Context: one part of a larger RNA
RNA sequence: UGACGGGGGCUCACACAAGCGGUGGAGGAUGUGGCUUAAUUCGAGCCUACGCGAAAAACCUUAUCCUAGUCUUGACAUGCGCGGAUUAACCCCGUGAAAGCGGGGCCUCGCCCUUUGGGUGGAACGUGCACAGGUGCUGCAUGGCUGUCGUCAGCUCGUGUCGUGAGAUGUCGGGUUAAGUCCCUUAACGAGCGAAACCCUUGUCGCUAGUUGCCAGCGGGUAAAGCCGGGAACUCUAGCGAGACUGCCGGUGUUAAACCGGAGGAAGGCGGGGAUGACGUCAAGUCCUCAUGGCCUUUAUGACUAGGGCUGCACACGUCCUACAAUGCUGCGCACAAAGCGACGCGAACCCGCGAGGGCCAGCAAAUCGCAAAAAACGCAGCCCAGUUCGGAUUGCAGGCUGCAACCUGCCUGCAUGAAGCCGGAAUCGCUAGUAAUCGCGGGUCAGCAUACCGCGGUGAAUGUGUUCCUGAGCCUUGUACA
Repeated sequence: UGACGGGGGCUCACACAAGCGGUGGAGGAUGUGGCUUAAUUCGAGCCUACGCGAAAAACCUUAUCCUAGUCUUGACAUGCGCGGAUUAACCCCGUGAAAGCGGGGCCUCGCCCUUUGGGUGGAACGUGCACAGGUGCUGCAUGGCUGUCGUCAGCUCGUGUCGUGAGAUGUCGGGUUAAGUCCCUUAACGAGCGAAACCCUUGUCGCUAGUUGCCAGCGGGUAAAGCCGGGAACUCUAGCGAGACUGCCGGUGUUAAACCGGAGGAAGGCGGGGAUGACGUCAAGUCCUCAUGGCCUUUAUGACUAGGGCUGCACACGUCCUACAAUGCUGCGCACAAAGCGACGCGAACCCGCGAGGGCCAGCAAAUCGCAAAAAACGCAGCCCAGUUCGGAUUGCAGGCUGCAACCUGCCUGCAUGAAGCCGGAAUCGCUAGUAAUCGCGGGUCAGCAUACCGCGGUGAAUGUGUUCCUGAGCCUUGUACA
């Protein structure tokens, strides 16, 4: 100087408390361990692995995964030598599961000298050589990127001063703040990286603009509808501005920084949300994104193909979905979103089908057309507390869709079947407001497949203004036989 303490002081955080909803019990989905297997490819491992890499494993993907069949300058790149015009491509035949192997047909590039022809060059082919290739090993050789402490308030430097020196001071102290934020004091005076601000978004208003969006007033028109003339007010769209700064008032405070209350205001003391992550820590993670040193491999650890596996199931754990019901379930009726996506696409209306879906095709590169119905809510009716009109697993049969192909192993529909489950032990998680809870909608991936992920809006609480305790963190101080 640090680190540590079942030392002290001060302070903070959904850390506890107060409250709401869960997990742990059930069935299912998914990841992991284990077991099994010819193979069940690899990585990730307290917090910080386990719906993680994977924003889609039927083939492909896919890997030293397994079994089998094949290729050897190679599936891919560059260069050189030779062959020689046989081209390549395309077509056919044999063999085969295909890849491959064997054979045949067809065709015959440019330039120069140009007389049949000769010379020469490029792409390709064959052959030979340099080499290619490796998701092989080492993340404890590395770059880059990432997680975490933590959006915690810290981490340092120059000059000066003090100390023999390591180093200290500044950065301590008194207040204050979300903050090393600011003020005061001060052997310190300044400065940098962080904090804040600048950026995006949301909340109010104004200006500009008015189509594909809008419709108050005027006119037309319809069964109805901004449907038409028109309008530029309103909503909205999207560009530019205004607005919030403790600016104003009162109180407290040291006349300071600031705090408390109030006015005005759409918004008030950082208005809400996001992006943004200091010096460093964990030899943290990744050689399977990529890059890269070294090592290893080279008729194989490279490459191609078919089939299988990654989906295997006595079991254990994590994360979720659906429930156990009456604040509910079922049927009928009837409202109100936002954000997106669409040409190899979104696909209306109409017709067929109980339905999944099919037929036909209108419109739309989309504020114009389509996906599209939002759902919970609300109204009416039934159910009457029951393993039920709760719950939907499982299984049988019959179908639909995508795709070369749904046996292993897809999704969906109809009929039948109707399992466990009556609120969950010890323990444990999230959340402080448009939040939790609850309800649906969209997107990426994608031929097909979502209970996952990333977004969007609808309805919309309870509790806490406390810091004794548990957990983590910051500053000061103290002890230490630790570094």